[in-house]
RNA sequence: GGUGGCUAUGGUGAAGCGGUUAACACAAACGACUGUGACUCGUUCAUACGUGGGUUCGAAUCCCACUAGCCACCCCA
Numbered sequence: 001g002g003u004g005g006c007u008a009u010g011g012u013g014a015a016g017c018g019g020u021u022a023a024c025a026c027a028a029a030c031g032a033c034u035g036u037g038a039c040u041c042g043u044u045c046a047u048a049c050g051u052g053g054g055u056u057c058g059a060a061u062c063c064c065a066c067u068a069g070c071c072a073c074c075c076c077a
Stems, first nucleotide, its partner, number of pairs: 001074008011026003019057001028044005050066005
């Protein structure tokens, strides 16, 4: 370098398999509680679907191309 496979979703982990308000947990912020803090509880967070096209009434989800990471095989020296 070539071919094939897997992965890419908020700050982090992670569900989702054509119609959800895109869950959930952690983190963070604010409040309650407390002498202070921790624990616990409540609320909030937010522009999270790698990029660009396509199919569809409707796409995170299906198709194509590309990007990045990982794995396997092949080629060259």
The RNA shown here (transfer RNA) has 77 nucleotides and comes from Geotalea daltonii FRC-32. The coordinates come from a structure-prediction model, not an experiment, and the mean pLDDT is 81. The sequence is in RNAcentral, with records from ENA. Its Rfam family is "tRNA". It is annotated as a transfer RNA.